[in-house]
The prediction has a mean pLDDT of 75. This is a predicted structure of a 191-nucleotide RNA (Group I catalytic intron). Of the family's consensus pairs, 87% are formed in the model. Its Rfam family is "Group I catalytic intron". Gene Ontology term of the family: Group I intron splicing. About the family: Group I catalytic introns are large self-splicing ribozymes. They catalyse their own excision from mRNA, tRNA and rRNA precursors in a wide range of organisms. The core secondary structure consists of 9 paired regions (P1-P9). These fold to essentially two domains - the P4-P6 domain (formed from the stacking of P5, P4, P6 and P6a helices) and the P3-P9 domain (formed from the P8, P3, P7 and P9 helices).

RNA sequence: CUACGGACUUAGAAAACUGAGCCUUGACAGAGAAAUUUGUCAAGUGACUGCUCUCAAAUUCAGGGAAACCUAAAGCACUAUCGUUGCUAUGGCAAUCCUGAGCCAAGCCGAACUUCGGAAGGUGCAGAGACUCGACGGGAGCUACCCUAACGCAUUCAGGCGAGGGUAAAGGGAGAGUCCAAUUCUCAAAG
Numbered sequence: 001c002u003a004c005g006g007a008c009u010u011a012g013a014a015a016a017c018u019g020a021g022c023c024u025u026g027a028c029a030g031a032g033a034a035a036u037u038u039g040u041c042a043a044g045u046g047a048c049u050g051c052u053c054u055c056a057a058a059u060u061c062a063g064g065g066a067a068a069c070c071u072a073a074a075g076c077a078c079u080a081u082c083g084u085u086g087c088u089a090u091g092g093c094a095a096u097c098c099u100g101a102g103c104c105a106a107g108c109c110g111a112a113c114u115u116c117g118g119a120a121g122g123u124g125c126a127g128a129g130a131c132u133c134g135a136c137g138g139g140a141g142c143u144a145c146c147c148u149a150a151c152g153c154a155u156u157c158a159g160g161c162g163a164g165g166g167u168a169a170a171g172g173g174a175g176a177g178u179c180c181a182a183u184u185c186u187c188a189a190a191g
Stems, first nucleotide, its partner, number of pairs: 001006001008021005022046001023044009050142006060101006069092002075087003078083001102123003108118004127180001129179005143168006151162003
């Protein structure tokens, strides 16, 4: 919070169940001194995953993929016959994975002197979409736990102090909302 069964997130299905993501565990390969971390595969036993402040801009043009699920025109099979049968996606829908150009708030880096360039990130990427907010996003700090290669201190010697590093999940391909659209019902008009 709750539908009182339960509950990591999300999408689908009448249901059985299924796809994707996160986390944990295991195996293999790499980076690192280490903590730890990246990738691939598998499993599920899902306990944990902190706080404060700040930004709200751009939101455009074009392009490449895609599971589950839905359907079955053509095709194939069966039928002694024209099936209200079966198989099948190269069809549909779409959770989502991206690319080029352009553009962008606060902060950061470099020039410069009030502007230019750059890195990260965002937009593109909702249900066609409009608007408000702020977070699970960008920025700054705090706290907790873990590590010690370099440098400094300290010391019969402990990562102990400074310092440096790491961890504190994901959900935003619209999250919370308001609107509008679509769906559904009624009426009218046209074909």